[in-house]
RNA sequence: UUUGAGAGUUUGAUCCUAGCUCAGGAUGAAUGCUGGCGGCGUGGAUAAGGCAUGCAAGUCAAGGGGGUCGUCGCAAGACGGCAACCGGCAGACGGGUUAGUAACACGUAGAUACAAACCCUUUACACAGGCAUAACUCGGAGAAAUCCGAGCUAAUUCCUGAUGGUCCCUGAGAGUAAUCAAAGGGUAAAGAUAUGGGCAACCAUGUCGGUAGAGGAUUGGUCUGCGUUCCAUCAGCUAGUUGGUAGGGUAACGGCCUACCAAGGCUAUGACGGAUAGGCGGUGUGAGAGCAUGAUCGCCAACAAUGGGACUGAAACAUGGCCCAUACUCCUACGGGAGGCAGCAGUCGAGAAUAUUGGUCAAUGGGGGAAACCCUGAACCAGCGACGCCGCGUGCUCGAAGAAGUCCUUCGGGAUGUAAAGAGCUUUUCUCAGGGAUGAAUCUUUGGAUGACAGUACCUGAGGAAUAAGGGGUGACUAAACUCGUGCCAGCAGUAGCGGUAAUACGAGUGCCCCAAGCAUUAUCCGGAUUUAUUGGGCGUAAAGGGUCUGUAGGCGGUUUGGUAAGUCUUCGGUUAAAGGUCCAGGGCUCAACCUUGGGAAUGCCGAAGAUACUGCCAGACUGGAGGGCGCUAGAGGUUGGAGGAACGGUCGGUGUAGGGGUGAAAUCCGUUGAUAUCGACCGGAACCCUAAAUGCGAAGGCAUCCAACUGGGGCGACCCUGACGCUGAGAGACGAAAGCGUAGGUAGCAAAAAGGAUUAGAUACCCUUGUAGUCUACGCUGUAAACGAUGGACACUGGCUAUUUGAAGUGUCGACCCUUCAAGUGGCGUAGCUAACGCGUUAAGUGUCCCGCCUGGGAAGUACGGCCGCAAGGCUAAAACUCAAAGGAAUAGACGGGGAUUCACACAAGCGGUGGACCAUGUGGCUUAAUUCGACAACAAGCGAAGAACCUUACCAGGGUUUGACAGGCUAAUGAAACCCUGAUGAAAGUCAGGACUACCCACAAGGACAUUAGCUCAGGUGCUGCACGGCUGUCGUCAGCUCGUACUUUGAAGCGUAUGCUUAAGUGCAACAACGAGCGCAACCCUUAUUCUGCGUUAUAAGUGUCGCGGAAAACUGCCUGGGACAACCAGGAGGAAGGUGGGGAUGACGCCAAGUCAGCGUGGCCCUUUGAUACUCUGGGCUGCACACGUGGUACAAUGGAACCGACAAUGGGUUGCCAAAGCGCAAGCUGGAGCUAAUCCCAACAAACGGUUCCCCAGUUCGGAUUGAGGUCUGCAACUCGACCUCAUGAAGCCGGAAUCGCUAGUAAUCGCGCAUCAGCCACGGCGCGAUGAAUACGUUCCUGAAUCUUGUACUCACCGCCCGUCACACCAGGAGAGUUGGUAAUACCCGAAAUAUCUCGCAAGAGGUCCUAAGGUAAGAUCAGCGAUAAAGGUGAAGUCGUUA
Repeated sequence: UUUGAGAGUUUGAUCCUAGCUCAGGAUGAAUGCUGGCGGCGUGGAUAAGGCAUGCAAGUCAAGGGGGUCGUCGCAAGACGGCAACCGGCAGACGGGUUAGUAACACGUAGAUACAAACCCUUUACACAGGCAUAACUCGGAGAAAUCCGAGCUAAUUCCUGAUGGUCCCUGAGAGUAAUCAAAGGGUAAAGAUAUGGGCAACCAUGUCGGUAGAGGAUUGGUCUGCGUUCCAUCAGCUAGUUGGUAGGGUAACGGCCUACCAAGGCUAUGACGGAUAGGCGGUGUGAGAGCAUGAUCGCCAACAAUGGGACUGAAACAUGGCCCAUACUCCUACGGGAGGCAGCAGUCGAGAAUAUUGGUCAAUGGGGGAAACCCUGAACCAGCGACGCCGCGUGCUCGAAGAAGUCCUUCGGGAUGUAAAGAGCUUUUCUCAGGGAUGAAUCUUUGGAUGACAGUACCUGAGGAAUAAGGGGUGACUAAACUCGUGCCAGCAGUAGCGGUAAUACGAGUGCCCCAAGCAUUAUCCGGAUUUAUUGGGCGUAAAGGGUCUGUAGGCGGUUUGGUAAGUCUUCGGUUAAAGGUCCAGGGCUCAACCUUGGGAAUGCCGAAGAUACUGCCAGACUGGAGGGCGCUAGAGGUUGGAGGAACGGUCGGUGUAGGGGUGAAAUCCGUUGAUAUCGACCGGAACCCUAAAUGCGAAGGCAUCCAACUGGGGCGACCCUGACGCUGAGAGACGAAAGCGUAGGUAGCAAAAAGGAUUAGAUACCCUUGUAGUCUACGCUGUAAACGAUGGACACUGGCUAUUUGAAGUGUCGACCCUUCAAGUGGCGUAGCUAACGCGUUAAGUGUCCCGCCUGGGAAGUACGGCCGCAAGGCUAAAACUCAAAGGAAUAGACGGGGAUUCACACAAGCGGUGGACCAUGUGGCUUAAUUCGACAACAAGCGAAGAACCUUACCAGGGUUUGACAGGCUAAUGAAACCCUGAUGAAAGUCAGGACUACCCACAAGGACAUUAGCUCAGGUGCUGCACGGCUGUCGUCAGCUCGUACUUUGAAGCGUAUGCUUAAGUGCAACAACGAGCGCAACCCUUAUUCUGCGUUAUAAGUGUCGCGGAAAACUGCCUGGGACAACCAGGAGGAAGGUGGGGAUGACGCCAAGUCAGCGUGGCCCUUUGAUACUCUGGGCUGCACACGUGGUACAAUGGAACCGACAAUGGGUUGCCAAAGCGCAAGCUGGAGCUAAUCCCAACAAACGGUUCCCCAGUUCGGAUUGAGGUCUGCAACUCGACCUCAUGAAGCCGGAAUCGCUAGUAAUCGCGCAUCAGCCACGGCGCGAUGAAUACGUUCCUGAAUCUUGUACUCACCGCCCGUCACACCAGGAGAGUUGGUAAUACCCGAAAUAUCUCGCAAGAGGUCCUAAGGUAAGAUCAGCGAUAAAGGUGAAGUCGUUA
């Protein structure tokens, strides 16, 4: 220097890696909605598919002959027009398209074996003759197209001759050569017209032409260097192929062609083959480097229905020329003919999609002409399309604390919004009227004539706000939000994702945001993407180091001298067309877009001159890299041969007897034919105990008894030698564990497969008993491994400490060890540094250099196809369709573990008593029902809400009724009393209807207040829904010891530390220590109660004293004291004293949080829903909540003698009582009744002797004097009312049950167990429940292995909805794409052969016309293959899918 922005998405959270997606710009676009004007641009991208119609190339009469028409003329003829024919020039340009082409096609820079009509300059010439032919005339063929015969004629048509040069050919001679060159031969031509002169022929001059040569300008041909897409799953290609000689051919070089000779040529720096494609200037994007692209404009190329061919010509192998073949279309009289829009319009087709069958030659340009002029779908204009860019407008100024409408609302208000209305102003645009261009340079008879666009641009006047706004968005990315509707539906979506009743994400409304005659969407390109990394990435664990070494090509390379100047650098020159882009200075359209002038700049290539540091090259030298020599040295380095002992198995023999073996436990198995055990002898194969180690060696794989032979590599020491000989290494080669394969051996043990036994739901496993390949040897093959240090090789540099192996030196010693130093290995810890972190750290993952290999999201897949290798198994190389938005690495906090450590708890164990069996009570499920109202469901529901369902309660059901309502507030109107009380009718009641009696505040009255009724309006009401919208309250883990914060510190960060550790505690209780220091909520304490003592008071108790008692207050317990232990601490153990001892017992008190735990039915409450008529509201009667084949929970009573019954005898405490407790006394067998004293309670009452207990008697082990269910009868009480459906009493009845399967619960001391008493609710009570109170009063705890739960630390994790997690595979079903596939269809290119048009060349016959042939070839045919695609029964594998089946191997 003006030049670079990011975000979302993997997770509970974090950092990293990595992909996907978005925000920007662009387009020859298309689609949706919308649409006022103008300027400038732009518009068939698909079917190089087919085309009706018109036009797109003609012109010259001053080259020629004739014809015809008009005017004049008597005529001859003159003048003028038309245009067929001969002739000339043009038609090779202009215009279109991009099929082919990967090539000298194109771009760029050079070269030359070449050519040239028109144009310019210049030199010379233009003489003499001749033969035809069209037109035309006559005749003829044909439907037509067209053609044939005979005859006449001209020319700037054609031919012959002459002349001729610096032209062409040959070429004596000269010269090294390039080249120069005598002499010889050959080769040209055309006239026309104007003016003047002349009778004329003709002459002169001018103009336009002609011929030959030279030069120029410009254009073209050809050749070369460099650049120019993808595939190596295309690795070998090539016979005119490569070169030479000779000839032919061409404008020209050349295998361009032919003959002969040689055997070359190209290729990993990618030949050959395949796919795709016109190239470039440029265009889009980008900070740039790049990437993508090649519309319009320009340059070049190629093509003209498809294929082939030549002719003419200066130039073509020719878009609107010719010939042939093929396909297609058209005409036809069927014999034959005609045609080529990829020119401009237009049409059909296909397609998402691309315009008028327009005007003019006025300008610019082109062709012809002497010129006038003619032609020109080139061009200039107009039309159509918002297709793009640019510009303008749709009004401007006032106008309310702000209309109406609409939306929202906390109901107060807010928004739309100065917006509208209304008032004033303006007229760009629009409409009408008038004027009206530039573009004209030209031509001409000198008079004049010429504008398509266009009555357009522009100017003037008049009119009137008049004619003119939409699209998308509005959860985040991403600017902009509210309400309603919907309810995982309908739908949205670029990504992640929204939607399951409070959706800013769907649909609508309102507001808002962005852009604006447009706005969005889709498609494509670049960017962001440093996500292919040259700029500018990586490879220990994320994807990624080749298994290892040797070495070819290649790449890179030590010190020094000289040369060179290829790379490199500097300067200059040429070129890089114009246009475009960018910068500078200007200009023209009102501005802009657009157009335009001049300058500058950039890049590449070529050439010239210079510089020489570095690299290269050439030559010379050096020793430090590398290598060699000498000496010493360690070692499981390799190969071969031999030897050894232990163990194991076997055989034989001895001893010996019933078991052995095996396992968690067993069995299969072995054994009386003698096993196991034990002793001896012999045989066999495999492996080598100890030494042994962080050891050693090797390139890796790998290598271990001992000895010998052969052999590879390394290390150390001091000198000598060579003199860069080096490093790496694509291809290539060699080696390469185990398993496996082949052949031949061997086989003790072990042991895939296999068999049996177990285990198990199963068990094709784990365990056991057997057991074959194999394991071993030799020779071959295979060529892979978590072949790992998951870390390629080489070199250099960069603090250390420590251990160990080997060698050397020094000191020392008799010697060794030890110690110091150096070198080479092998380990550990760590500095700096690096790293995402973990970690690495002189053996680097640090800092640098060189070379090789490899990676680019996950899956599909290391798979398919193809190729190579292999005997096979298989290996190497190696994709895509499709699918997902992740997959992944490291670390963090939790949770979890049939991981670990420590600790605790009635958790287990040790005990005591229960439940589970019976009957009953009660709750729940289920069933039933008109209803059996509702809620609660592991622990944490189930004697729970409910501390009281006969009515009520009540919410449920049936039926009867009411609708401002049973209840609240307000308003209006009427009535005046109303309320209350009483009566009658009706009714099941509620209610409805009717009647009676009786009263009133302030106040003189009226008015008014309060109250009530009626009517009406606001409103009430709801135990209707949502506890997953909430408040409050509660359960649970758990009275477990935890949960956090501030600051500091550590970490990129999530987080950590604090709170880890040691000891200790009931305790995160305390002590010590510590990058932590403090603090909070919890723990503890403070509070209540109880145990002891003292004290004040004294209603009551007591006869009193009194103080056992009541109400208050105080003391006391703190590890305070002693001993021991312990870090001398905290604390622990023991002891003393004490009523009580280590929180004395009990209670209240429940941290942060978990379970979307419970409750909308206790209450409150958001939202939703029901309610003017058959209510989800209110009321009444009756019923139900009590229903009963069954299942479960919680209890009660029992099964009896530690008992039952009867009698006698003791000892409590807490409580309650005026709608109440109820005494005495009396009655009744009793429940109870009568009674009425006392008591608002330390006074009276419940209340009694509390019961278990103690004593005496009976019962005598039985379904009983156990047990009391069930049932019958008679009563009592409460209450309107005991039928459904109360309790109690008496008499009678007398069921199951004889201690309870699997399993399971509570409890550690005044506890369990046993016993009674009281209270709440309550008329009564289904209470055997709940909550309290006292009485009697045990047993056991070794201990922490196990079960359950909990705490702390640690470890693993693929879990985080957190193990009730996650997740794998088969099978079944559906869909999708790809591969294989008997075959079948089509395309492409090539090969061999056959046939072979036109045409060039050539041959034969022929006077000629012509006929026939040869060489070559397009098209066609035949054959066998190759390759690319389409279809394909079927079988296999893969992916996806809601849920399913089987298992659970990691």